[in-house]
Predicted 3D model of an 88-nucleotide RNA (c-di-GMP-I-GGC riboswitch aptamer) from a Chloroflexota bacterium. It matches the Rfam family "c-di-GMP-I-GGC riboswitch aptamer". Gene Ontology term of the family: cyclic-di-GMP binding. Lineage of the source: Bacteria > Bacillati > Chloroflexota. Its mean pLDDT, the model's own confidence on a scale to 100, is 88.
Order: sequence, then structure tokens, then C1' cells
RNA sequence: UUCGAAAAAAGCAAACCCGGUAAAAGCCGGGGACGCAAAGCCAUGGGUCUACGGUAAUUUGUUUACUAUGACCGCCAGGUUGCCGAAA
Repeated sequence: UUCGAAAAAAGCAAACCCGGUAAAAGCCGGGGACGCAAAGCCAUGGGUCUACGGUAAUUUGUUUACUAUGACCGCCAGGUUGCCGAAA
């Protein structure tokens, strides 16, 4: 530097359940493991989710549409750091 076939050590933890928190998406803690070689970290580009608030519409309704400043890195890309092993 490239790679993750075999091995070992260590690690993370989807769905779901319980508690907390938030307007929601989601997040946090406990249980739990579908998976993960960056499923460590950074919302930088794309993407996705939400819509308290705001704007507009309106048949005036427990209405509709749009909107990130909210969120997701276990969607993709990029950046950055790093364990073990193999090859050069």
C1' cells in the first nucleotide's frame, strides 16, 4: 500500500419488548441479535424521514400543499482515525 479466503482476540447491535425523552422523525438506557471489517467518527455532496413553527391554498376541517433550521453515517459517495490477519 492493497485485500478480507481461513484463524484468533476484542467490538458494535437490526427487528421486537420495556422505561425515559421529543411536536414528530428520531434519540437515550435496559433486554435482545438480523447483520456488520470501519455497523468508529464528520451531515460535506446526493438521498431518505419528520413538519412544532412558517408560508400558501381552502370545501373552514381533527383540512391540504410546500418548507429544515430537526433527524438518519446500519442508504450511496467523500473526508478522517483505527484492531487482527494475509499478500506485496